[in-house]
Context: one part of a larger RNA
RNA sequence: CCCUCGUUAAGGAACUCGGCAAAACAGCGACCGUAACUUCGGGAUAAGGUCUGCCCACCUCUGGUGGGUUGCAACAAAAGAGCUCAAGCGACUGUUUACCAAAAACACAGGUCCGUGCUAACACGAAAGUGGAUGUAUACGGGCUGACUCCUGCCCAGUGCUGGAAGGUCAAGGGGAAGAGUGCAAGCUCUGAACUUAAGCCCCAGUAAACGGCGGCGGUAACUAUAACCGUCCUAAGGUAGCGAAAUUCCUUGUCGGGUAAGUUCCGACCCGCACGAAUGGAGUAACGAUUUGAGCACUGUCUCAACGAGGGACUCG
Numbered sequence: 001c002c003c004u005c006g007u008u009a010a011g012g013a014a015c016u017c018g019g020c021a022a023a024a025c026a027g028c029g030a031c032c033g034u035a036a037c038u039u040c041g042g043g044a045u046a047a048g049g050u051c052u053g054c055c056c057a058c059c060u061c062u063g064g065u066g067g068g069u070u071g072c073a074a075c076a077a078a079a080g081a082g083c084u085c086a087a088g089c090g091a092c093u094g095u096u097u098a099c100c101a102a103a104a105a106c107a108c109a110g111g112u113c114c115g116u117g118c119u120a121a122c123a124c125g126a127a128a129g130u131g132g133a134u135g136u137a138u139a140c141g142g143g144c145u146g147a148c149u150c151c152u153g154c155c156c157a158g159u160g161c162u163g164g165a166a167g168g169u170c171a172a173g174g175g176g177a178a179g180a181g182u183g184c185a186a187g188c189u190c191u192g193a194a195c196u197u198a199a200g201c202c203c204c205a206g207u208a209a210a211c212g213g214c215g216g217c218g219g220u221a222a223c224u225a226u227a228a229c230c231g232u233c234c235u236a237a238g239g240u241a242g243c244g245a246a247a248u249u250c251c252u253u254g255u256c257g258g259g260u261a262a263g264u265u266c267c268g269a270c271c272c273g274c275a276c277g278a279a280u281g282g283a284g285u286a287a288c289g290a291u292u293u294g295a296g297c298a299c300u301g302u303c304u305c306a307a308c309g310a311g312g313g314a315c316u317c318g
Base pairs, nucleotide, nucleotide: 001313002312003311004310005309006308007307008306010304011303014302019299029051030050031049032048037042039147053069054068055067056066057065058064059063070074082297083296084295085294086293087292088291089289090288094106095105110145111144112143113142114141115140116139122131123130124129148284149283150282151281153214154213155212158211159210160207161206162205163204164203167202168201169200173196174195178191179190180189181188182187215233216232217231218230219229242276243273254270255269256268257267258266
C1' cells in the first nucleotide's frame, strides 16, 4: 500500500452525478393511537407513543391492580422493517436481453375492428393427413389499444379494404371477312379483320378503434395592448375536448410564485405548443414498483480530516 472488518472528539451530507456505501430504525407480542386520499377493499405494522425480568399480596385469575427487589441493560443472546412529503411513467401479480440493460420495454384482464356457418377461417404439410376441436359465433383466428373513471372531435382527396348484373380496357380460346405461298387441279400450308370473352384495372359508392392527414396572409374596439369581428387565398378537412417549457420547448437557466442564505434540477401556474392531442389513444386516478425525479426527519468516517486496532495479502528470510 491492497482486501475484509471494528472503533472514533466536534460537526452531521459540508462528500458526490446522485446519501453510492455505511450507519440508523428493531422484529414478534400487549396496550394506546393512526392523516390526506380512496375504486370504500384499502392506505395501515401508516405515522407516533408506552410496556416487558424476579418475589409477595389481593382480585372478576392464560389476566389485572398494588407493593418490593437485582442488574449498565430484563423481547438482557442470536435472528430480525428506516420513515415521511411531492411528482413522472406503467393500473396491478407476472415476463425479458443465459454471460454489461429488469425498465417507462413485453404480457395482462378489459375495449374495439376484421375474418370465420363447419370438410370454418387460419396454420403445418408436393400429398395423405393433422392441429384449430372430439370446439361451433357467449366459439375460433388475426390486427390495434391496454385495469378503472370521464371521453374518444373533423377529413374518404391519396393509399388500402369492402360493395357495385351498367360502360371503357383487356389474355388464351371461339370466330373467320379478306389475303399470301404452292400446285394443272382437287387440295395443302400460312397470315388474319369484325364479332364473342374472365379476373384485374379504369369508373361509381361506402369505410379512419383502416394506412394516414387535421392551413396561410391582411385589417379591425374611444389610452396602449390585444382582437370577440371582417376580408382574402388555398384545402379532402383545417386540431374539437383535454393537457401543455411536458420522458415532447430549439430559443431557454422562458416569466411569475413556492421551497434554499444561495436552486440549469424539483413543485404550482402562465401559454409565445421550434415540433401535444384523442384506442400509433387524450386527460385523470386509489393500490402496487429492487422503476425515475425533487424535498425533509432520523442517522452516520460520505465528508471537514484523518487516526487507531484486528485478520488476510503485499514485503524479508527459509
Notes:
The part of an RNA shown here (large-subunit ribosomal RNA, domain IV) has 318 nucleotides and comes from Parviradicicola hetaonensis (SeqCode). The prediction has a mean pLDDT of 85. It matches the Rfam family "Bacterial large subunit ribosomal RNA". Lineage of the source: Bacteria > Candidatus Saccharimonadota > Parviradicicolales (SeqCode) > Parviradicicolaceae (SeqCode) > Parviradicicola (SeqCode).